Context: one part of a larger RNA
RNA sequence: CCGUGGUUAAGGAACUCGGCAAAUUGACCCCGUAACUUCGGGAGAAGGGGUGCCCUGAGUAGGUAACAAUCUUCGCGGUUGGAGCCGAAAAGGGUCGCAGUGAAAUGGGCCAAGCGACUGUUUAUCAAAAACACAGGUCUCUGCGAAGUCAAUUAAGACGACGUAUAGGGACUGACACCUGCCCGGUGCUGGAAGGUUAAGGGGAGGGGUUAUCCCGAGCAAUCGGGAGAAGCUCUGAACCGAAGCCCCAGUAAACGGCGGCCGUAACUAUAACGGUCCUAAGGUAGCGAAAUUCCUUGUCGGGUAAGUUCCGACCUGCACGAAUGGUGUAACGACUUGGUCACUGUCUCAACCACGGGCUCG
Numbered sequence: 001c002c003g004u005g006g007u008u009a010a011g012g013a014a015c016u017c018g019g020c021a022a023a024u025u026g027a028c029c030c031c032g033u034a035a036c037u038u039c040g041g042g043a044g045a046a047g048g049g050g051u052g053c054c055c056u057g058a059g060u061a062g063g064u065a066a067c068a069a070u071c072u073u074c075g076c077g078g079u080u081g082g083a084g085c086c087g088a089a090a091a092g093g094g095u096c097g098c099a100g101u102g103a104a105a106u107g108g109g110c111c112a113a114g115c116g117a118c119u120g121u122u123u124a125u126c127a128a129a130a131a132c133a134c135a136g137g138u139c140u141c142u143g144c145g146a147a148g149u150c151a152a153u154u155a156a157g158a159c160g161a162c163g164u165a166u167a168g169g170g171a172c173u174g175a176c177a178c179c180u181g182c183c184c185g186g187u188g189c190u191g192g193a194a195g196g197u198u199a200a201g202g203g204g205a206g207g208g209g210u211u212a213u214c215c216c217g218a219g220c221a222a223u224c225g226g227g228a229g230a231a232g233c234u235c236u237g238a239a240c241c242g243a244a245g246c247c248c249c250a251g252u253a254a255a256c257g258g259c260g261g262c263c264g265u266a267a268c269u270a271u272a273a274c275g276g277u278c279c280u281a282a283g284g285u286a287g288c289g290a291a292a293u294u295c296c297u298u299g300u301c302g303g304g305u306a307a308g309u310u311c312c313g314a315c316c317u318g319c320a321c322g323a324a325u326g327g328u329g330u331a332a333c334g335a336c337u338u339g340g341u342c343a344c345u346g347u348c349u350c351a352a353c354c355a356c357g358g359g360c361u362c363g
Base pairs, nucleotide, nucleotide: 001358002357003356004355005354006353007352008351010349011348014347019344027051028050029049030048031047036041038175052095053094054093055092056091062086063085064084067081068080069079070078071077096100108342109341110340111339112338113337114336115334116333120132121131136173137172138171139170140169141168142167148159149158150157176329177328178327179326181259182258183257186256187255188252189251190250191249192248195247196246197245201241202240206236207235208234209233210232213228214227215226216225217224218223260278261277262276263275264274287321288318299315300314301313302312303311
C1' cells in the first nucleotide's frame, strides 16, 4: 500500500451521475392506522407500548383420554362419567443488571409522477425491462376427407380431433372504466358479370415445296434447257370460336393506410365566433399536450430549494399527440424509471485505530 471485517468525537448526504455502498428497521403480543379504492384492498400503512427471573393466580382454564356404564344399524359407531398424562393467560406481588426477542436468525418508512393492469416469460455466458406473454376485445377464414399444418412416390398417412361454428386456424389489440370520430381516391380483400382485352386448343380461307402428266425450244437420236401442273406427302397459315385474370361496376378501414393552404373581418389594442378563395378521397372529432413525443428550449407562469437544465401543477405557439400501429384515466402490483422527504449512517468534512489475509524486507 491492497483485500475482508470491526469501532469512531462533532456534523449528518455537505459525497456522488445517482444515498452506490454501508447504516437504520427487524421476532412475538397489545393499542392504533390516512388519502384513494375495482370495497377485495391500501395495511405489517404510518405511529406508539410491552417482553428476563421468582411467587400467587394454578396443577386452575384448556388439551388428550385408559377404563366403566349405556345405546346400537354390532362398525375402527354414538352418548355419559372419567383415572392418568400434558398444561397456559389476564391480573397481583417480589427481584437483578447499563442493557431481558440480553447472542444468532429476523421489513427502513412516507409523498408524488412515468410506463406496464396483475402472477408469470426473456438475450445459458455484459441488457430482467417500459420488451414477450396474459385473461378480455375485435376482424377474418373454415360445414368436415373442414380451414390450416407436416409429408416430394406431385404418395399413402398423420396432426387439427376420436373435436364440429359456444368449435378450430390466422391477424391485430391487451385487465377494468369512459370511449373508439371523418376518408373506399390509391393498394389489398370480398362480390358482380353486360361490355373491352386475352393463352393453349379448335378452325382452316389462302400461300410455298415436291411432280405423274402435258406444252415450248435445241438436237438425227440419246438427251438437255424452259413453262404449266392433279392427287398424295410436306412447310406455313388469315377470319372466326375460346376460361380465369386484367380493364370495368359495387362493398369493405378493430384491412394497408390518410386525416390541407392563403386572405380579410368586432367601437383601445389584441384576437377572430364570421366571410372569401384554392385544392382534396376526406381535411384530425373526443381526449391529451414542452409529453419515454417540443427543434427553437433551461419556452412562460406557479410550487418545492437560500440557490432547481431535473421534478410536480398549469398554459397551448402540437418543428413532428390522437383514438384496437388504440385514446384518456385508473385501485392493486413492480429487484423497472424519475423527483422529494423522515429516520439513519465514515458516502463526505477528514481521517484515525483495531483484527485477519496478502504485498514488501530478511532468511
Large-subunit ribosomal RNA, domain IV from an Ignavibacteria bacterium, 363 nucleotides, folded computationally. Rfam family: Bacterial large subunit ribosomal RNA. The full RNA is in RNAcentral, with records from ENA.